[in-house]
RNA sequence: CUCUUAUUCAGAGCGGCGGAGGGACUGGCCCAAUGAAGCCCGGCAACCUUUCCAUUUUCAUGAAAAAGGUGCCAAUUCCAGCAAAGCGUCAUGAUUGACGGCUUUGAAAAAUAAGAG
Numbered sequence: 001c002u003c004u005u006a007u008u009c010a011g012a013g014c015g016g017c018g019g020a021g022g023g024a025c026u027g028g029c030c031c032a033a034u035g036a037a038g039c040c041c042g043g044c045a046a047c048c049u050u051u052c053c054a055u056u057u058u059c060a061u062g063a064a065a066a067a068g069g070u071g072c073c074a075a076u077u078c079c080a081g082c083a084a085a086g087c088g089u090c091a092u093g094a095u096u097g098a099c100g101g102c103u104u105u106g107a108a109a110a111a112u113a114a115g116a117g
Base pairs, nucleotide, nucleotide: 001117002116003115004114005113006112007111008110013041015040016039017038021031022030023029025081026080027079028078042073043072044071047069048068049065050064051063052062077109082106083105084104085103086102087101088099089098090097091096
């Protein structure tokens, strides 16, 4: 880097160093000298992990732990991006067409874990 599977509306600092950026991309909308990124400490969670119960065993399920490997600590993955359905608006005499405003659903993209290449 690619593939597979799972998860993404919960949770987490009035700390120290640091000094201007950050929220993946695009559009929007935000955060930031009342101090961004990054580093350290602290914390959250429980994917891997460990222990225990039931089952003949394994898998799976359930309960607990947090020493170890990761992860995470503004806003739902901050919102949308593609498609569908319903509603809406505009045009038309009508059939119908356009817009993409609102709601819902699915996908895509992204992130993280575990496994494989």